[in-house]
Context: one part of a larger RNA
RNA sequence: GACGAACGCUGGCGACGUGCCUAAUGCAUGCAAGUCGCACGCAGGGAGCUUGCUCCGCUGCGUGGCGCACGGCUGAGGAACACGUGGGUGACCUGCCCCGGCGUGGGGGAUAACCCAGCGAAAGCUGGGCUAAUCCCGCAUACGAUCUCCCAAGAUGAAAGCCGCAAGGCGCGCCGGGAGGGGCCUGCGACCCAUCAGGUAGUUGGUGUGGUAACGGCGCACCAAGCCAGUGACGGGUCCCUGGUCUGAGAGGACGACCAGGCAGACUGGGACUGAGACACGGCCCAGACUCCUACGGGAGGCAGCAGCAAGGAAUUUUCCCCAAUGGCCGCAAGGCUGAGGGAGCAACGUCGCGUGCAGGAUGACGGCCCUCGGGUUGUAAACUGCUUUUCAGGGGGAAGACAUCGACGGUACCCCUGGAAUAAGCCCCGGCUAACUCCGUGCCAGCAGCCGCGGUAAGACGGAGGGGGCAAGCGUUGUCC
Numbered sequence: 001g002a003c004g005a006a007c008g009c010u011g012g013c014g015a016c017g018u019g020c021c022u023a024a025u026g027c028a029u030g031c032a033a034g035u036c037g038c039a040c041g042c043a044g045g046g047a048g049c050u051u052g053c054u055c056c057g058c059u060g061c062g063u064g065g066c067g068c069a070c071g072g073c074u075g076a077g078g079a080a081c082a083c084g085u086g087g088g089u090g091a092c093c094u095g096c097c098c099c100g101g102c103g104u105g106g107g108g109g110a111u112a113a114c115c116c117a118g119c120g121a122a123a124g125c126u127g128g129g130c131u132a133a134u135c136c137c138g139c140a141u142a143c144g145a146u147c148u149c150c151c152a153a154g155a156u157g158a159a160a161g162c163c164g165c166a167a168g169g170c171g172c173g174c175c176g177g178g179a180g181g182g183g184c185c186u187g188c189g190a191c192c193c194a195u196c197a198g199g200u201a202g203u204u205g206g207u208g209u210g211g212u213a214a215c216g217g218c219g220c221a222c223c224a225a226g227c228c229a230g231u232g233a234c235g236g237g238u239c240c241c242u243g244g245u246c247u248g249a250g251a252g253g254a255c256g257a258c259c260a261g262g263c264a265g266a267c268u269g270g271g272a273c274u275g276a277g278a279c280a281c282g283g284c285c286c287a288g289a290c291u292c293c294u295a296c297g298g299g300a301g302g303c304a305g306c307a308g309c310a311a312g313g314a315a316u317u318u319u320c321c322c323c324a325a326u327g328g329c330c331g332c333a334a335g336g337c338u339g340a341g342g343g344a345g346c347a348a349c350g351u352c353g354c355g356u357g358c359a360g361g362a363u364g365a366c367g368g369c370c371c372u373c374g375g376g377u378u379g380u381a382a383a384c385u386g387c388u389u390u391u392c393a394g395g396g397g398g399a400a401g402a403c404a405u406c407g408a409c410g411g412u413a414c415c416c417c418u419g420g421a422a423u424a425a426g427c428c429c430c431g432g433c434u435a436a437c438u439c440c441g442u443g444c445c446a447g448c449a450g451c452c453g454c455g456g457u458a459a460g461a462c463g464g465a466g467g468g469g470g471c472a473a474g475c476g477u478u479g480u481c482c
């Protein structure tokens, strides 16, 4: 000098930041991911009436589609192509978006919701029956695509409709390109221990096969005996990595909180399913520990999301407001959802800014302290006089942020009027280092202390007081780094 700090004393305001560093301990409660009626069926409701039909997505349930792989949290694990940086991919993928080309013909089927029956304490489940679609399956067609890198020939493989009076719009299928995103490979770079010196059997390579979007010992069968290592293999310890942050003249050292990029994790371990994308925080299955419900047969759960609770700890906040803005998902839209985000609240935790008044005022008052008793000092300090009103209090007006409407913040910021010095100073230190000295008390006691060292009867070092020095809404102490 620095800090995500803590502790002690003290504490007026504002802005902007920051706020579980410990137990990746356990969690009550609420909320944090839905949306679409312009894909579709049913039930309810409403309207029209021609009384058994038509219409209206107004409400619900379900099918279907898109999203839920983003965003948010955490740092356990991991010394690794995890990260950083530079390359490679003729070894690859890519939903939505953009550009371009071609197409969208004709059939069939199932099922939830619903109804009926039944089982269960519940969670929920079973059987039978009906039904729609942008759900599922054939057929046709095939520019280009695939079947081998190329050529020829042949073969294989698509689609869905909805809205609108219409024009048309939104979609759907195949293909090529783009943008952005990702997978994989690789050179180089970055901790400690040699009191870890040898390590290795899918090990190293080959052939074949499987698997994957894709290369590969990724998996498997067979064959060969290789491969790594003092340029540190293997083992052990520690740790998310980086842009950066702190310090330093620099070189360097230390660190990786907030913000940004990457990685990893989601009670612990394992696994796959769906999907363009996951081996998936608020999805599924299995096992385990734990908690809860139970009619004892069986079930439910996962805050390292936002708040909040308990515990641990020196220590870290509200169970707040709003989708107005920015952004995200869905939707043609209207709009819905959004603890992302925007705000407010708490905390001197930090940085910065402001204030606690300004000027005058000497018989240099009173009081305090010291004294050589003359006086000195506190000290222009106070009183007192004049002035100002930042702040404060009361009253009034009142935003920008919004590019139609729409403002949580907020009657906030800000402005005006009125009032009155009013509402606002502490903390540490004063032996040397180091800026600031006397008195009293104490008597190697009580105590101080960063180092040197003070204290045993005149202590500038202990305690109090007066005075002084330093900083100031802070000041000290402790811890850590340079």
Base pairs, nucleotide, nucleotide: 001481002480003479005478006477007476008475009474012354013353014352015351016350017349018347019346020312025310026309027308029307030306031305034066035065036064039063040062041061042060043059044058045056046055047054048053049052073265074264075263083189084188085187086186087185088184089183092182093181094180097178098177099176100175101174102173103172104171105139107137108136109135114129115128116127117126118125119124145156146155147154161170162169163168191237192236193235198228199227200226203225204224205223206222207221208220209219210218240262241261242260243259244255245254246253247252267288268287269286270285271284290301291300292299293298318344320343321342322341326340327338328337329336330335357387358386359385360384367378368377369376370375392419393418394417395416396415397414401409426471427470428469429468430467431452432451433450437466438465439464440463441462447454448453

The part of an RNA shown here (small-subunit ribosomal RNA, 5' domain) has 482 nucleotides and comes from an uncultured bacterium. The coordinates come from a structure-prediction model, not an experiment, and the mean pLDDT is 89. RNAcentral holds the full RNA, with entries from ENA and SILVA. Its Rfam family is "Bacterial small subunit ribosomal RNA".